Predicted 3D model of a 476-nucleotide part of an RNA (small-subunit ribosomal RNA, 3' major domain) from an uncultured bacterium. The coordinates come from a structure-prediction model, not an experiment, and the mean pLDDT is 81. The RNAcentral record of the full RNA draws on ENA and SILVA.
[in-house]
Context: one part of a larger RNA
């Protein structure tokens, strides 16, 4: 000096409390644990592992297991020698692989270069240990407001002061005092994105006025008025009133304004803590394997299945359901691909065809309203598990093991014990939608996007976690 107290003071956080939804009961999906297996590859295990590494395990992927191979090797760079290679075709095999028969290397500045075989050795090769050797990157305390430092002074010294008081703030913000008077790494600013608005600009976006086509349509001349698009600028500062206050700052159904006090939201994480995660991205020391713990292949396996938890979808219904008509998005993908529009199928999807390399072509938004039925509290026209039959698709291949689709099947569950989880406004809840991963899809994951669109918060006594200052102390 620190850490720690079921000491003390002050503060703040969806922490509590007010509220709204949901987990915990059911059914599935999905991930762990456990159990089984020839194998269920490996790693992650409070918080800060368990729809996490995986933004796609049928093969492959793939690291596991059987079983067939190969041993300078699948794949690299060296040196000799080859053209034996290469290429069609057969023959046996699961396939790697071997084996037979024909045919015949390229370029050249004539020195050599390419490509390809190969004996030999120096080496390759290992997702094989060790995250307690480690870089690199991450998680987490935490977007919490700490964490320091040279110089002066204190003090024998470890050290302390500064940084504490006394106000203020979201903040070591900032002010006032002060043996301290600076400075650093954090705060806040500069960045993006989004809310007003000016000026340029006007396709591919738009259509108010004019003119023209048609059943209908910015469809066409045309036009920058609106919308928008992108680019500069402007704007928000406690700047202006009023009170309080030395100041800083505080209050206000004040004033202007699109926006009022950090406007909303993002990227941005101090010094450290957990020998916290990662040698299975990658990278790397040491250690171990070297006819195998390297490699290639063919089949399984990661997808078992008494059981427990996590995390989610989907429900148990009338604020609903089914059937019929009618509406309004944003973000983002598209030539192996998005696909209008025809036709054929109930339909999943086939065939045909069009437009667009894209503000030009490509998608029914749904929930909502609205207005017509039908269903009347039923295990039900609510619920969609399970199984059983026909079928599409994508792929060398859907048995382990994919997804769609139609018909008929029609479980469980009538709102969840103890206990817990999110969440303060365009938020929660809801409703959809779109990308990345990808043939294809186990996506109900995740990241995004827009559409409806709420309740509540007296307060800080309590529970959890944190600051600051202070006290004690068998710890450092």
């Nucleotide at each position: 000096u620190g850490a720690c107290g079921g000491g003390g003071g002050c503060c703040c956080g969806c922490a509590c409390a007010a509220g709204c939804g949901g987990a915990g009961g059911a059914g599935c999906a999905u991930g762990u644990g456990g159990u089984u297996u020839a194998a269920u590859u490996c790693g992650g295990u409070g918080a800060u592992a368990c729809g996490c590494g995986a933004g796609g395990a049928a093969c492959c992927u793939u690291a596991c297991c059987c079983g067939g191979g190969c041993u300078u090797g699948a794949a690299a760079g060296u040196u000799a020698g080859c053209g034996a290679g290469u290429g069609a075709u057969c023959c046996a095999g699961a396939g790697a692989g071997g084996g037979a028969u024909c045919a015949u290397c390229c370029c050249u500045u004539c020195g050599g270069g390419g490509c390809g075989c190969g004996a030999a050795a120096a080496u390759a090769g290992g997702u094989g240990c060790u995250g307690c050797a480690u870089g690199g990157c991450u998680g987490u305390u935490g977007u919490c407001a700490g964490c320091u430092c040279g110089u002066g002074c204190c003090g024998u010294g470890a050290g302390g002061u500064g940084u504490u008081g006394g106000g203020u703030u979201a903040a070591g913000u900032c002010c006032c005092g002060c043996a301290a008077a600076g400075a650093g790494c954090g705060c806040a600013a500069c960045c993006c994105c989004u809310a007003u608005g000016u000026u340029u600009a006007g396709u591919u976006g738009c259509c108010a006025g004019c003119a023209u086509u048609u059943u209908a349509a910015g469809g066409u001349g045309g036009g920058g008025a609106c919308u928008c698009u992108a680019a500069a600028c402007a704007g928000a500062c406690c700047g202006c009133c009023u009170g309080c206050g030395c100041a800083a700052g505080c209050a206000g159904u004040g004033a202007g304004g699109a926006a009022g006090g950090g406007g909303g939201g993002g990227a941005a994480g101090a010094c450290g803590u957990c020998a916290a995660g990662u040698c299975a991205u990658c990278a790397u020391g040491g250690c171990c394997c070297u006819u195998a713990c390297g490699u290639c292949c063919g089949g399984g396996g990661c997808u078992a299945c008494a059981c427990a938890c996590g995390u989610g979808c989907u429900a148990c219904a009338a604020u609903g359901g089914g059937c019929a008509g009618u509406a309004c998005a944003g973000c983002g993908g598209g030539u192996u691909g998005c696909u209008a529009c025809c036709u054929a199928g109930c339909a999943a999807u086939a065939g045909g065809a069009u437009g667009a390399u894209a503000a030009u072509c490509u998608a029914u938004a749904a929930a909502a309203g609205c207005u017509g039925u039908c269903c009347a509290c039923a295990g039900u026209u609510a619920g969609g598990a399970u199984g059983g039959g026909g079928g599409c698709c994508u792929g060398c291949a859907a048995g382990u093991c994919g997804g769609c689709c139609c018909c008929g099947u029609g479980a469980a569950g009538c709102u969840g014990g103890a206990u817990u989880c999110g969440c303060u406004a365009g938020u929660a809840a809801u409703c959809g939608u779109g990308u990345a991963u990808c043939a294809g899809c186990a996506a109900u994951g995740a990241c995004g996007c827009g559409g409806u669109g709420a309740a509540u918060a007296c307060g800080u006594u309590c529970c959890c976690g944190g600051g600051c200052c202070u006290u004690g102390u068998a710890c450092u």